[in-house]
RNA sequence: CCAUCGAAAAGGCAAAGCACGGGUAACCGUGUGACGCAAAGCCACCUGUCCGGAUCGAGCCGGAAAGAGGGGUUGUCGAA
Numbered sequence: 001c002c003a004u005c006g007a008a009a010a011g012g013c014a015a016a017g018c019a020c021g022g023g024u025a026a027c028c029g030u031g032u033g034a035c036g037c038a039a040a041g042c043c044a045c046c047u048g049u050c051c052g053g054a055u056c057g058a059g060c061c062g063g064a065a066a067g068a069g070g071g072g073u074u075g076u077c078g079a080a
Base pairs, nucleotide, nucleotide: 005078006077012037013036017032018031019030020029021028022027035067041073042072043071045070046069047068049064050063051062052061053060
């Protein structure tokens, strides 16, 4: 120095709920809040999930989330 790993320290993020606003909806934004998180930073390639449309139905198209899992990528600290 790198990888693995995750003690400590310094920090970081922010679930549900509530208020206001947007959207057909899923859901999103701001504030509050803090369930939790070693990537709960980023991407949206795969699987799964949710919404709308079409279809007898499946397949299909569009959208959402990704804090469900896999994958890619960038990163803080340094005990065993």
About this RNA
This is a predicted structure of an 80-nucleotide RNA (c-di-GMP-I riboswitch aptamer) from Geobacter sp. NCBI's taxonomy places the organism under Bacteria, Pseudomonadati, Thermodesulfobacteriota, Geobacteraceae, Geobacter. Its Rfam family is "c-di-GMP-I riboswitch aptamer". Rfam describes the family as follows. GEMM was predicted in a large-scale screen for bacterial structured RNA regulatory elements. Its mean pLDDT, the model's own confidence on a scale to 100, is 85. Of the family's consensus pairs, 95% are formed in the model.